[in-house]
Context: one part of a larger RNA
RNA sequence: CUGGGCGUAAAGAGCGUGUAGGCGGUUGGAAAAGUCAGGUGUGAAAUUCUUCGGCUCAACCGGGGGACUGCGCCUGAAACUUUCCGACUGGAGUUUGGGAGGGGGAAGUGGAAUUCCUAGUGUAGCGGUGAAAUGCGUAGAUAUUAGGAGGAACACCAGUGGCGAAGGCGACUUCCUGGCUUGUAACUGACACUGAGGCGCGAAAGCGUGGGGAUCAAACAGGAUUAGAUACCCUGGUAGUCCACGCCGUAAACGAUGAGUGCUAGGUGUCGGGGGUAUCGACCCCCUCGGUGCCACAGCUAACGCAAUAAGCACUCCGCCUGGGGAGUACGGUCGCAAGACUGAAACUC
Numbered sequence: 001c002u003g004g005g006c007g008u009a010a011a012g013a014g015c016g017u018g019u020a021g022g023c024g025g026u027u028g029g030a031a032a033a034g035u036c037a038g039g040u041g042u043g044a045a046a047u048u049c050u051u052c053g054g055c056u057c058a059a060c061c062g063g064g065g066g067a068c069u070g071c072g073c074c075u076g077a078a079a080c081u082u083u084c085c086g087a088c089u090g091g092a093g094u095u096u097g098g099g100a101g102g103g104g105g106a107a108g109u110g111g112a113a114u115u116c117c118u119a120g121u122g123u124a125g126c127g128g129u130g131a132a133a134u135g136c137g138u139a140g141a142u143a144u145u146a147g148g149a150g151g152a153a154c155a156c157c158a159g160u161g162g163c164g165a166a167g168g169c170g171a172c173u174u175c176c177u178g179g180c181u182u183g184u185a186a187c188u189g190a191c192a193c194u195g196a197g198g199c200g201c202g203a204a205a206g207c208g209u210g211g212g213g214a215u216c217a218a219a220c221a222g223g224a225u226u227a228g229a230u231a232c233c234c235u236g237g238u239a240g241u242c243c244a245c246g247c248c249g250u251a252a253a254c255g256a257u258g259a260g261u262g263c264u265a266g267g268u269g270u271c272g273g274g275g276g277u278a279u280c281g282a283c284c285c286c287c288u289c290g291g292u293g294c295c296a297c298a299g300c301u302a303a304c305g306c307a308a309u310a311a312g313c314a315c316u317c318c319g320c321c322u323g324g325g326g327a328g329u330a331c332g333g334u335c336g337c338a339a340g341a342c343u344g345a346a347a348c349u350c
Base pairs, nucleotide, nucleotide: 003322004321005320006319007304008303012318014201015200016199017198021194022193025088026087027086028085029084030083031082033081034080035077036076037075038074039073040072041071042070049065050064051063052062053061054060091191092188093187094186095185096183097182098181099180103177104176105175106174107173108172109171110154115149116148117147118146119145120144121143125136126135162169163168206247207246208245209244210243211242216240220236221235222234223233258317259316260315261314262313263312266295267294268293269292270291271290272289273288274287275286276285299306300305323350324349325348332343333342334341335340
């Protein structure tokens, strides 16, 4: 390289957007680049294959034929791919009437709770654990009542419920804003899919500058435990946790399952629409579109399991894997303030 693969054995990029490229619906016509057919030229000789012959055989040598799977040119075919011209509506999109939603951003508001402060009541304990101690408390704690301050998070509702590309999103109100879905016709007329690079987004932790600081809490201190205890338990406690702006760019970033399209028995729940039936009306019942679960046939799978939300049957495009360790290391490069990230070997060894 061919090949075989990627849920759990090595292997799906964390997620989008999109450039080049690859690939692409139905139909008429034209062209003839790919494709195919015939012809022709060339494809040196030697070699090779085959046949015949020459050295007494053979090796060796000579003659004929084949082959040299290629390329050029000429003529032709037109199903498929391609190109051009034209048409279509099923893919895709636009307009329009509804609908659901913790989708995103900003501003404002609210109640419960923790902590702290002030005041009242009140008195000897509180706290904590397996048991304790450190700790707090007669300078009046814990408990309780009233008032105040401040920060952070939003109980119940809450649901294999919703929304988002993923990360993720949950009190309430207002403003700005993205996407989705359904119904109805009308319009555009293949405008589609994927996507190397690129660009953007991207939990937590961490970093820079400035704020903020209630709770919790790496580090740290003390008390216990223990043979020891640089831990698990307890009392404290600083970064951090929060906000603004700027970095970082990772994760068991998981469905460990790339995206798209079509096809392939059913059953049952749930969320959001639409239609029908029924009814005074709602519910019920039936059909249907889109999501989200469970069970299960065929099929697949090493098994587990998957099974219309496929890991089934196919096609298109991208990414990735190729024995374990060495190693996601070294070196080099790019990026970063740093931490480090990305790219990514070999010797050696089993």
Small-subunit ribosomal RNA, central domain from an uncultured bacterium, 350 nucleotides, folded computationally. The prediction has a mean pLDDT of 89.